[in-house]
RNA sequence: CCGGGGGGCCGGGCGACCGCUGGCGCGGGAGCGAUCCCGCGCUGGAGGAAAGUCCGGGCUCCACGGGAAGACGGUGCCGGCCAACGGCCGGCGGACGCAAGUCCAGGGAAAGUGCCACAGAGAACAGACCGCCCGCGCCGCAUCCGCGCCUCGGGCAAGGGUGAAACGGUGGGGUAAGAGCCCACCGCGCCUCCAGCAAUGGCGGCGGCACGGCAAACCCCACCGGGAGCAAGGCCGAAUAGGGAGGGCUGCCGCCCAGGCUCCGGCUUGAGCGGCAGGGGGUUCCCGCCCCGCCCUCCGGGUUGGCCGCGCGAAGCCGAUGGCGACAUCGGCUCCAGAGGAAUGGUCGCCCAGGCCCGCAAGGGCUGGACAGAACCCGGCUUACAGGCCCCCCGCACCG
Numbered sequence: 001c002c003g004g005g006g007g008g009c010c011g012g013g014c015g016a017c018c019g020c021u022g023g024c025g026c027g028g029g030a031g032c033g034a035u036c037c038c039g040c041g042c043u044g045g046a047g048g049a050a051a052g053u054c055c056g057g058g059c060u061c062c063a064c065g066g067g068a069a070g071a072c073g074g075u076g077c078c079g080g081c082c083a084a085c086g087g088c089c090g091g092c093g094g095a096c097g098c099a100a101g102u103c104c105a106g107g108g109a110a111a112g113u114g115c116c117a118c119a120g121a122g123a124a125c126a127g128a129c130c131g132c133c134c135g136c137g138c139c140g141c142a143u144c145c146g147c148g149c150c151u152c153g154g155g156c157a158a159g160g161g162u163g164a165a166a167c168g169g170u171g172g173g174g175u176a177a178g179a180g181c182c183c184a185c186c187g188c189g190c191c192u193c194c195a196g197c198a199a200u201g202g203c204g205g206c207g208g209c210a211c212g213g214c215a216a217a218c219c220c221c222a223c224c225g226g227g228a229g230c231a232a233g234g235c236c237g238a239a240u241a242g243g244g245a246g247g248g249c250u251g252c253c254g255c256c257c258a259g260g261c262u263c264c265g266g267c268u269u270g271a272g273c274g275g276c277a278g279g280g281g282g283u284u285c286c287c288g289c290c291c292c293g294c295c296c297u298c299c300g301g302g303u304u305g306g307c308c309g310c311g312c313g314a315a316g317c318c319g320a321u322g323g324c325g326a327c328a329u330c331g332g333c334u335c336c337a338g339a340g341g342a343a344u345g346g347u348c349g350c351c352c353a354g355g356c357c358c359g360c361a362a363g364g365g366c367u368g369g370a371c372a373g374a375a376c377c378c379g380g381c382u383u384a385c386a387g388g389c390c391c392c393c394c395g396c397a398c399c400g
Base pairs, nucleotide, nucleotide: 002395003394004393005392006391007390008389009388010387012351013350014349015348016347017346018345020045021044022043023042024041025040026039027038028037029036030035047371051382052381054380055379056378057377058376059229060228061227062226072225073224074223075222076221077091078090079089080088081087092106093104094103095102096101107220108219112218113217114214115213116212129160130159131156132155133154134153135152137150139148140147141146168186169185170184171183172182173181187209188207189206190205191204193202194201195200233308234307235306236305243299244298245297246296247295248294249293250277251276252275253274254273255272257270258269259268260267261266278292279291280290281289315334316333317332318331319330320329321328322327352369354367355366356365357364358363
């Protein structure tokens, strides 16, 4: 260099003008109010996924005395990290690859139930289609030893064939042919020991094989789990209507005070206090039932509306230390969008990757930036993505 594997990062740049929007300052205005609007100046204004809303949390409201069990849902090798997780890191086991490395819902199938399509003789209390072997008989060939075909009776499961999977595998012995029938190794199961925190790995011994697969089928085991979500929720609060409390607007009686008149007996007007009686509805009465006017003050809820929640946070960057690593601790620096019918845009100019065309070349012309866009926030996962940059690692074969 070529071919491959892994990781990290960027994802157009600069400038001018005109807009939109948050914050701060100054000035002016609107509204009963909560609050808002306008102008000027300074300053900030999308992402690595803002996406899917799949998982975990913060926050908010609701429910809830504690414990255990059950139902339902989720997770599932081991150790660690983390606020937590179904995430991440490091191991183990299995599969793939020459390798770097990649992938795996990776507990239990000798607790039980269930399923195993098609093909095939037989699919889990297995089975015999082809085949192999033995015996009897018949026929044919042959001089003989025998050979061949077929029927019947037995033995076998090595070989062929079917299948995703065929009731251990390979090799040897053995046999009529065969078979864990016997032996060695491998596999499997049990036991002891060793290494390791553990998953697991290893040495040795025993067992002749008993135990097919599927749990992303039910199920069993272990562990975890209240519900709803920023339209959560909170605050301020007109008019109208409605709710509650108090008082007044009506009549009669009593007491008391003041004024006026007086034939001195009292009469009358007004204020106050206390008591009793509400009013209306069907022809009357009694009982029962039903309905309740106007005004004033206060209280509470609450609609329109306005504001908060809402941007200092498990925050970001740099460095040091510890750790294989995820990460942790410490030090320094920075403040970095907050709309809400929803801003983050538009028009130019000059450049830079990239693409196309012309040219032998130097160069010139045209074009031109993907996926996508916050909506309470954070940690993950997954998905989409033009083009480009950097670092590390591997190589059987192949180019120089």

Source information:
Bacterial RNase P class A from Rubritepida flocculans DSM 14296, 400 nucleotides, folded computationally. Lineage of the source: Bacteria > Pseudomonadota > Acetobacterales > Rubritepida > Rubritepida flocculans. Rfam family: Bacterial RNase P class A. The family's RNA type in Rfam is ribozyme. It was read from a public genome assembly, where an Rfam model found it. The coordinates come from a structure-prediction model, not an experiment, and the mean pLDDT is 75.